RNA sequence: GCGCUCAUAGCUCAGUUGGAUAGAGUGCAAGCCUCCGAAGCUUGAGGUCGGGCGUUCGAGUCGCCCUGGGCGCG
Repeated sequence: GCGCUCAUAGCUCAGUUGGAUAGAGUGCAAGCCUCCGAAGCUUGAGGUCGGGCGUUCGAGUCGCCCUGGGCGCG
């Protein structure tokens, strides 16, 4: 230098053929329970979907550029 791949909540990840309000587990907070904790149950907060531009009625998803991680080739 070239090719492939990954980037979504604090962490680990799902997200179908582009479609309805962006989700799960765990963590965190509150409540219930308990003599007090842990466990368990309920509820809640937490996201510019790595950044930008474009295509489209509509983009986490498609295209291009950039940033960072991984693998391979030279």